[in-house]
Context: one part of a larger RNA
RNA sequence: GAGUAGCGAUAAAGCAGGUGAAAGGCCUGCUCGCCGAAAGCCCAAGGUUUCCUGCGCCACGUUCAUCGGCGCAGGGUGAGUCGGCCCCUAAGGUGAGGACGAGAGUCGUAGCUGAUGGGAAGCGGGUCAAUAUUCCCGCACCGACGUGGAAUGCGAUGGGGGGACGGAGAAGGUUAUGCCGGCCGGGUGUUGGACGUCCCGGUUCAAGCGUGUAGACGUGCUGCGUAGGCAAAUCCGCGUGGCUUAGUCGAGGCGUGUUAACGAGGACUGGCUUGCCAGUCUGAAGUGGCGGAUACCAUGCUUCCAGGAAAAGCCUCUAAGCUUCAGUUCCACGGCGACCGUACCGCAAACCGACACAGGUGGGCGAGCUGAAUAUGCUCAGGCGCUU
Numbered sequence: 001g002a003g004u005a006g007c008g009a010u011a012a013a014g015c016a017g018g019u020g021a022a023a024g025g026c027c028u029g030c031u032c033g034c035c036g037a038a039a040g041c042c043c044a045a046g047g048u049u050u051c052c053u054g055c056g057c058c059a060c061g062u063u064c065a066u067c068g069g070c071g072c073a074g075g076g077u078g079a080g081u082c083g084g085c086c087c088c089u090a091a092g093g094u095g096a097g098g099a100c101g102a103g104a105g106u107c108g109u110a111g112c113u114g115a116u117g118g119g120a121a122g123c124g125g126g127u128c129a130a131u132a133u134u135c136c137c138g139c140a141c142c143g144a145c146g147u148g149g150a151a152u153g154c155g156a157u158g159g160g161g162g163g164a165c166g167g168a169g170a171a172g173g174u175u176a177u178g179c180c181g182g183c184c185g186g187g188u189g190u191u192g193g194a195c196g197u198c199c200c201g202g203u204u205c206a207a208g209c210g211u212g213u214a215g216a217c218g219u220g221c222u223g224c225g226u227a228g229g230c231a232a233a234u235c236c237g238c239g240u241g242g243c244u245u246a247g248u249c250g251a252g253g254c255g256u257g258u259u260a261a262c263g264a265g266g267a268c269u270g271g272c273u274u275g276c277c278a279g280u281c282u283g284a285a286g287u288g289g290c291g292g293a294u295a296c297c298a299u300g301c302u303u304c305c306a307g308g309a310a311a312a313g314c315c316u317c318u319a320a321g322c323u324u325c326a327g328u329u330c331c332a333c334g335g336c337g338a339c340c341g342u343a344c345c346g347c348a349a350a351c352c353g354a355c356a357c358a359g360g361u362g363g364g365c366g367a368g369c370u371g372a373a374u375a376u377g378c379u380c381a382g383g384c385g386c387u388u
Base pairs, nucleotide, nucleotide: 013031014030015029016028017027018026032385033384034383035382040365041364042363043362046345047344050343051075052074053073054072055071056070060068061067080141081140082341083340084339086119087118088117092113093112094111098107099106100105122139123138124137125136126135142337143336145334146333147332148331149330150329151328152327153322154321158317159316160315161314166304167303168302169301172297173296174295177291178290179289180288181287185199188196208256209255210254211253215249216248217247220243221242222241223240224239225238226237228236229235262286265282266281267280268279269278270277271276272275305308351360352359367379368378369377
């Protein structure tokens, strides 16, 4: 220079009470304003204790601070079913033998590894200051093992099936959800009206059972033969007879689950800022219609050419082998199910940007009125008023 520029989106504050040495900024209440395909909610990545509580205000916070993502201390993350680990493979990596190279080494078969993909099983309610599909309550399910009973050809690293898949388009059936009415509870000041007007709530899972519904696919069972599936096969394929339209899949609805739970409100007790909070007890109605998805049936249907992963789990077939054993199937019962993640932020003051930075950051949900709409405007739930 200079007490100058600036104090980081012009979404906005006001009042009362509390605490305190001190209050424009903290807490509580009332009013006002802003977002509302987000400035709300849930995941992934990343961060790594920032979460909750108590105490504190040197520093950090572009001002103040009694406050804080700050300092100190204590506490907090509970799983057979969520995700990982595990089984399986893709690109990629690695690579026994192998090829090449003077060598270092490069390439590469089988194999191994490697999820962003495939593979068993859980929902609803309640609860802590802080976790919950994990704890508690209620009702379920899966897997391997053991025991008992009954039946019995079992057996793989091999064969076959299956898993198993593209783009676009159209129609149908549903649900989520929304709206309206009925029903239940509560309130209704002034003028008019008074069987009326306004406000609040009105929900119920999975699994199992039955109907296997709308619908989609579609012959199925059986006899014989068989040169293919690197061996075998009763399996698959192929050929040929007989009887038949069976069979498979399948949202949703209904019943059950549910004499439960939830539920506006009411009663009592305690705390205090007198209007709320916490606890205990009690507890009404809980139905009909309409609209309606990009979600489900659906890996469906139609159509097109550029012709759209693999492997295992699973089913089946036999080989070696074992066939008083073992093994397999069904039923019942019993105990078992380890380890890791789980707090919190997560379009952001906690991640990437040197900052509490108007930038960047993948996925899901995403209400009402207006409307073709996820546009626009105003509002729910919820969250904020952007730290002079």
Molecule: large-subunit ribosomal RNA, domain III
Organism: soil metagenome